Context: one part of a larger RNA
RNA sequence: GGUUUGUUCAGGAACUAGGCAAAUUAGCUCCGUAACUUCGGGAGAAGGAGUGCCCUCGCAAGAGGGUCGCAGUGAAUAGCCUCAGGCGACUGUUUAACAAAAACACAGGUCUCUGCUAAGUCGAAAACGACGUAUAGGGGCUGACGCCUGCCCAGUGCCGGAAGGUUAAAGGGAGGGGUUAACCGCAAGGUGAAGCUCUGAACUGAAGCCCCGGUGAACGGCGGCCGUAACUAUAACGGUCCUAAGGUAGCGAAAUUCCUUGUCGGGUAAGUUCCGACCUGCACGAAUGGCGUAACGAUCUGAGGACUGUCUUAACAAGCCGCCCGGCGAACUUGUGGUUCCGGUGAAGACGCCGGAUGCCCGCCACUAGACGGAAAGACCCCGUGCACCUUUACUAUACCUUAUCAGUGAAUUAUGGGGCGAUCUGCGCAGGAUAGGUGGGAGGCUUUGAAUUUGGGCUCUCGGGCUCAGAGGAGCCAACGGUGAGAUACCACCCUGAUCGUUCUGUGAUUCUAACCUACUCCCAUUAUCUGGGGGGGGGACACUGGUAGGCGGGUAGUUUGACUGGGGCGGUCGCCUCCCAAAUUGUAACGGAGGCGCGCGAAGCUUGGUUCAGGCGGUUUGGAAAUCCGCUGUCGAGUGCAAUGGCAUAAACCAGGCUGACUGCGAGACCAACGAGUCAAGCAGGAGCGAAAGCUGGUCAUAGUGAUCCGGUGGUUCUGUAUGGAAGGGCCAUCGCUCAACGGAUAAAAGGUACGCCGGGGAUAACAGGCUGAUCGGAGUCAAGAGUUCACAUCGACGCUCCGGUUUGGCACCUCGAUGUCGGCUCAUCGCAUCCUGGGGGUGUAGAAGCUCCCAAGGGUUAGGCUGUUCGCCUAUUAAAGCGGUACGUGAGCUGGGUUCAGAACGUCGCGAGACAGUUCGGUCCCUAUCUGUGGUGGGCGCAGGAGAUUUGAGGGAGCCUGUCCUUAGUACGAGAGGACCGGGAUGGACGAACCUCUUGUGAUCCAGUUGUCACGCCAGUGGCAUAGCUGGGUAGCGAAGUUCGGUUAGGAUAAGCGCUGAAUGCAUAUAAGCGCGAAACCUUUCCCAAGAUGAGAUCUCCCAAGGGGUCAACCCCUCUGAAGGGCCCUGGAAGACUACCAGGUUGAUAGGACGGAAGUGGAAGCGCAGUAAUGUGUGAAGCUAACCGUUACUAAUAGCCCGUUCGG
Repeated sequence: GGUUUGUUCAGGAACUAGGCAAAUUAGCUCCGUAACUUCGGGAGAAGGAGUGCCCUCGCAAGAGGGUCGCAGUGAAUAGCCUCAGGCGACUGUUUAACAAAAACACAGGUCUCUGCUAAGUCGAAAACGACGUAUAGGGGCUGACGCCUGCCCAGUGCCGGAAGGUUAAAGGGAGGGGUUAACCGCAAGGUGAAGCUCUGAACUGAAGCCCCGGUGAACGGCGGCCGUAACUAUAACGGUCCUAAGGUAGCGAAAUUCCUUGUCGGGUAAGUUCCGACCUGCACGAAUGGCGUAACGAUCUGAGGACUGUCUUAACAAGCCGCCCGGCGAACUUGUGGUUCCGGUGAAGACGCCGGAUGCCCGCCACUAGACGGAAAGACCCCGUGCACCUUUACUAUACCUUAUCAGUGAAUUAUGGGGCGAUCUGCGCAGGAUAGGUGGGAGGCUUUGAAUUUGGGCUCUCGGGCUCAGAGGAGCCAACGGUGAGAUACCACCCUGAUCGUUCUGUGAUUCUAACCUACUCCCAUUAUCUGGGGGGGGGACACUGGUAGGCGGGUAGUUUGACUGGGGCGGUCGCCUCCCAAAUUGUAACGGAGGCGCGCGAAGCUUGGUUCAGGCGGUUUGGAAAUCCGCUGUCGAGUGCAAUGGCAUAAACCAGGCUGACUGCGAGACCAACGAGUCAAGCAGGAGCGAAAGCUGGUCAUAGUGAUCCGGUGGUUCUGUAUGGAAGGGCCAUCGCUCAACGGAUAAAAGGUACGCCGGGGAUAACAGGCUGAUCGGAGUCAAGAGUUCACAUCGACGCUCCGGUUUGGCACCUCGAUGUCGGCUCAUCGCAUCCUGGGGGUGUAGAAGCUCCCAAGGGUUAGGCUGUUCGCCUAUUAAAGCGGUACGUGAGCUGGGUUCAGAACGUCGCGAGACAGUUCGGUCCCUAUCUGUGGUGGGCGCAGGAGAUUUGAGGGAGCCUGUCCUUAGUACGAGAGGACCGGGAUGGACGAACCUCUUGUGAUCCAGUUGUCACGCCAGUGGCAUAGCUGGGUAGCGAAGUUCGGUUAGGAUAAGCGCUGAAUGCAUAUAAGCGCGAAACCUUUCCCAAGAUGAGAUCUCCCAAGGGGUCAACCCCUCUGAAGGGCCCUGGAAGACUACCAGGUUGAUAGGACGGAAGUGGAAGCGCAGUAAUGUGUGAAGCUAACCGUUACUAAUAGCCCGUUCGG
């Protein structure tokens, strides 16, 4: 010193984030208990009284009487209480090891699914659900109870619907390609059947989607603007726009309110919290439930009472640890270390560099300011074409589910679609006899095998007919010709449109069957078997189911993606190309520097030949004006150029006209530019063109933008290739097409988010803290002086400006630190600066006095306590001489705290579909370190200080101290009209601070005294002892303390600051200055107190001590033999001294300690015995007995005996 415990004067929450912790309360009996209430509670509410022992009475409960103590549940066990609010109804559950909660659960409510081989779960099967059956089971939401639960179906989801649209595999097979027997051709080659083969249109084709409805206790959502009332304000009212609908009841600065400490009220001396209201709800709101609510809660918030060491403000005591001794004996850490301070420097904060200063060597005990201390390759931040997990309307897959189809998979009936074949029919513009399908043939055809005519039926229909069947009937009818017309009819053939019938193929719907298949129905058997298998029966049944294929749905699951630049990252912006400036007179040149454009256009806006001159100005001229068209003069470029800018251009590149297509093909010497890939210019040659008389010009456009590599694929062409051969397919080559691949040198055909649950690798290449540089901002000063101040710039204030300083703000930069420099505030402890808050000295004043204002000097000391809030700050209360401003890693976490911020839990508001997010809020939430070095405070040892020793000192140097009020007096004086009211000087008494001390007061005082409970022991009584926190309680000596007592900061000197002067020139004056002299402050140096000669510069004074002999050539010096001083130590007894050491008192010539004796002081009347009383108990002997540390006396005991160091006269 720490820790655990005990006690504490006065005060009593003033502490603090917060009464954390501690204290209080406490058992039993009786009395007595409020609001509120779900009538059960609340309630042990609160609050109060009693409590021992003895005697009598009584069955007991109890009553009466007596008696002792400070205290009777005498110890131990053993609720603190109340008021108000938030949340959650409750009892329960949870993050084993930082969160116990408001989170989860819950009974109750509601929605939805599920008819039993249930849904659902798992999944190969078995199994669960359930040996249950809708009063059951699964899932979601809400969360007792009470009152309630509004509007919106546009979006998303779910449910229903089936008319239409769209749609896969499959079916289907129009059409096309390849090949080529054959034919044609002199050849090249052409045409091309069948077959094989490659393709492949229509059509059929489910669910889904589109579509139409429903649905909110499904996911969810629930407006804006303007005007209006006879004060103002407000708006019952009106208008208008939008919406799917515009928030109802209730509540509301709230776990939700940013502004905000909203405003008002309450509580307090003072209230960012709290309660009650208001409503301006940034951003409440009705089962992601709204509003209330008794009871409950180790919940959160506020208040009060009681109580206290939480505090003012600390003290004492006990156990343990620490310290010392003995034994045993680690770890962290460690580049090497002979490891100071200040200033500077420096990778920007140095023990180690530079310059000074300081500094003998070495321990021990303490403290932590530094060693950017230790620990953990920073968790924040950024980066990585890192990882993981989560989400979703990211991408791509996929399980499941679903739909269709094929197979396992059969029979029949019926309805119906399509195709083929066969048969029979069908066909009406006008004209024409009249219902002319097309083409061809055709002059005849039909008829007793029954014509015309007629009756009835069927089909068709253009309503007029046509076709056909049956009957009657009994002999003719039609065509050719003619006429009409595009076409001519009879009859025959082949076809077309549509229809009917038959047949065949192929679908579709429905129904029936049974034999596949199914059967967690029943019976029998294996068999003793609720399994399983077999058999019979029943039920279902070609469905279901399983497998293949295809469509849909599909974060259920999986794999991935989710750009870069960037004065950190994100948000924003940007990303290719052109022009200018920057760009520093070649070229080139960066920035999230300053300005603009492009992602085209044009068949003329191209080529050529010829011609013309613009804009503007002046004058003239009908409507006509500044400006329309016209005339004249002037006009070097100011116009125009398709489009931005620059450079060009009048010889025009500008404008107009004629003719044209060079907006050509094949090439290209040589250059520019340039990493590459690309890009640019280009004479000339060949071909064939245009214009021009010709020379010539022309391979687009006055130039510079108007863009995209490769792969992949399409189209056209082609002396190329052709997997046995011939072809073909495919490929190549030439031409050309398809990219806002715009993140524009283009990762893929195809891609978004979250992480605070996070992880890894890296970075001080890069942010947050701090330092550094800078100083915009900030703070301060100076200067100029417009102004105001009645007058007057400068008593005071001072605009517009200018010049500096500081390095406390907010920033900028990104230089040390990311193999870690802990971050706000508080507590503790400080230290420095001065731009001074007080106190001190002065100048000015718009200073009468008093009180002020302002400036100068001055850093010695001082600079309060509370309420609110995490706060710094700030506001408020009450004081004060004053309640200063800053620096010190926004001083100080190896010193403390942990309220805030900043992990994991949870909630609200808001944002997001979601995972989640929020310099928004709210409740909760592990602070490690034994000190090696430097440093700091103590305390020793060694050596030195030219011999040794004991004392006494000087003081270089260092440190401490340094504050101030009130009252009285001078004096109610100076001053002042009064009110008021001094300087200077003298005195008294305080506050805070400090030192010493213990006489007084008071605390403690772990066994000094007494009282007392329970129990055990000493055989019992009596008396004692042990244990129960020292059992509890009342007192208390010494010591140690403060709240107690005493004292202190005085005074004086020196030299000064600002300021005030004397004499006095330069400058015959003036001038405080130049020479000289003097006043002048708490600052400086002394004076006061303390340390101090390691002050290695080691000082001074006094006193004490030290024989001889021999040797080394020996005088100094050294050695040897004897001797061993003064003094000191060891050792012992001890100590108001002390960690150990040290220091001090003693050591027999002795009072050092113990003991003994006496006293002081404490307690408070011992035991025993006597007496009184029934007893408890009282009383006498007697101020008794007992007594620690105090004072004194006394050698009874112990300090015995002894040993060691230290020398010889001093370089």
Molecule: large-subunit ribosomal RNA, half B
Organism: soil metagenome